This is a predicted structure of a 429-nucleotide RNA (Bacterial RNase P class A) from a Planctomycetales bacterium. Of the family's consensus pairs, 90% are formed in the model. Taxonomically the source falls in Planctomycetales (Bacteria, Pseudomonadati, Planctomycetota, Planctomycetia). Rfam family: Bacterial RNase P class A. Rfam's curators write: Ribonuclease P (RNase P) is a ubiquitous endoribonuclease, found in archaea, bacteria and eukarya as well as chloroplasts and mitochondria. Rfam classes the family as a ribozyme. It was read from a public genome assembly, where an Rfam model found it. Its mean pLDDT, the model's own confidence on a scale to 100, is 76.
[in-house]
RNA sequence: GGAGAGGAUCGGACGGUCGCCGGUUUGCGCCAGCAGACGGGAGGAAAGUCCGGGCACCGCAGGGCAGGGUGGUGGGUAACGCCCACCGACCGCAAGGUUAGGGAAAGUGCCACAGAAAACAAACCGCCGAUGGGGAAGGAGCUGUUGGCCGUUGGCCGCUCGGCAGAGACUCAAAAUGCCAACAGCUAACAGCUUCUUCCCACAGGCAAGGGUGAAAAGGUGCGGUAAGAGCGCACCAGCAGGCGGGGCGACUCGCCUGGCUUGGUAAACCCCACCCGGUGCAAGGCCAAACAGAGAGCACGAGUCGGCUCGGCUCGCUACGACUCUCGGGUAGGCUGCUCGAGACGGCAGGCAACUGCCGUCCUAGAGGAAUGACCGUCGGUCGCCGCCAGGCAACCACAGAACCCGGCUUACAGAUCCCCUCCAGGG
Repeated sequence: GGAGAGGAUCGGACGGUCGCCGGUUUGCGCCAGCAGACGGGAGGAAAGUCCGGGCACCGCAGGGCAGGGUGGUGGGUAACGCCCACCGACCGCAAGGUUAGGGAAAGUGCCACAGAAAACAAACCGCCGAUGGGGAAGGAGCUGUUGGCCGUUGGCCGCUCGGCAGAGACUCAAAAUGCCAACAGCUAACAGCUUCUUCCCACAGGCAAGGGUGAAAAGGUGCGGUAAGAGCGCACCAGCAGGCGGGGCGACUCGCCUGGCUUGGUAAACCCCACCCGGUGCAAGGCCAAACAGAGAGCACGAGUCGGCUCGGCUCGCUACGACUCUCGGGUAGGCUGCUCGAGACGGCAGGCAACUGCCGUCCUAGAGGAAUGACCGUCGGUCGCCGCCAGGCAACCACAGAACCCGGCUUACAGAUCCCCUCCAGGG
């Protein structure tokens, strides 16, 4: 120097004039007021009215259901959905930021589009096709047919004996190396069946590796294994559950062992668990109290004079049951109050990492209520526009916004300005 992160503060300044709303005070007053003086008079959000409390009235024995809210842990506080510190997760190089952050192996539901499938699974491309199926080639076996070879048995012809009936043998001698039938074996060819091997198909089927879809696809890597694969097996890693030990008040964290090999997301979806919660709001509430209506009572006196006073006498006036007088209760209009001294502000000290708390001192700082807090002028500041002879001049405007019983928060709006601390990058000494 650049780019950022966190926090704090201010948010036009000064003067004048005329007004407005309260307060104090002085004078006058016919007690209705009038005039004057002094002093005060919007915000950091007064806003949204979202959350919490004070206060007020009403309700309320206690418990449960329903309903609403809150949701890491420990603190702060009157209380909170707020604040502080820490833990976990996510984002950022960092300073830091975000977080509605209990439970998804209680149950139910949902998960757009895409995709085969969004969760008892499933299979588009793909891999395999072990097993089953189909096809081709080859081998083996069995069966059958045909041919050949050999054999056994029986018969026939023939031979021997015999008169015939019949018997016998075919080993020798004669002849036919004869014929027929049955059976068995060997072998060749062919056909069928069975089986084996190899190849093909990818039909049944197997797989969940790889591709693809998606925000998300059922742990990751490697080795083994397999037909191909897969926690299918194993090793390591991640994660989960249980146990033990160390640290911390705790959320949680670190380490070791064991186990099944693994469980998607979603609860500001139903739901489950734990804790909290009565209603209405200052138009709350309290006080005073016209008029009209209502209830009750009264209906006679007033002035002068005599007189110390009362009673009484005298004179005069009036003579009204009423639009009369008095009283009462509730309470409308209206008025007063609640109402601004309060979980107050500022400063110091002490405790605490902090939020915050305690003690001491100082101060009083709007109180309207059909509702004040405004308008104008001058000087200065800022912004924009115009002119300009570049000295300046002119005109307009001043961010968001406006108390309403009070307080603590949150959220939202906001022109511009200032301060502190920190991080990263670059350069110089």